[in-house]
RNA sequence: UCACGAUAAGGGCAAACCCGGAGUGAUCCGGGGACGCAAAGGAAAGGGUCUCGCUAAGCCGUUUAAACGGUUUAAACUGUUUUAACGGUUUUCUGGAAGACAGCCUUACUGCCGAA
Numbered sequence: 001u002c003a004c005g006a007u008a009a010g011g012g013c014a015a016a017c018c019c020g021g022a023g024u025g026a027u028c029c030g031g032g033g034a035c036g037c038a039a040a041g042g043a044a045a046g047g048g049u050c051u052c053g054c055u056a057a058g059c060c061g062u063u064u065a066a067a068c069g070g071u072u073u074a075a076a077c078u079g080u081u082u083u084a085a086c087g088g089u090u091u092u093c094u095g096g097a098a099g100a101c102a103g104c105c106u107u108a109c110u111g112c113c114g115a116a
Stems, first nucleotide, its partner, number of pairs: 004114002012037002017032006035103001041109001043107001045106003048101004054096003057090007065082007
């Protein structure tokens, strides 16, 4: 130096949970608290998981237009389907955008100690 990791030394971090705060949320910050951790140090690059009050799509409603049908002399009214615009909604599912997680894995970066 590279690899490796002791019931070593000195220290370090802090899961769940509780309290306070931020956020729609995933989650984060501070305090308490320790399940664990040799990178449980920092980084969202790849995978993964999660969130969404954004968007598409879906659904619902209103309006416009067209086609076909019904009533009618006709105008007009009305039914169905389709198109378009606008508005609403999404518990669940799908696409996108935006995010969260480094204590899920990989990746590269930095770092303390030294028995075998």
About this RNA:
This is a predicted structure of a 116-nucleotide RNA (c-di-GMP-I riboswitch aptamer) from Candidatus Brocadia sp. The source organism's lineage runs through Bacteria, Pseudomonadati, Candidatus Brocadiia, Candidatus Brocadiales and Candidatus Brocadia. It matches the Rfam family "c-di-GMP-I riboswitch aptamer". Its family is annotated with cyclic-di-GMP binding in the Gene Ontology.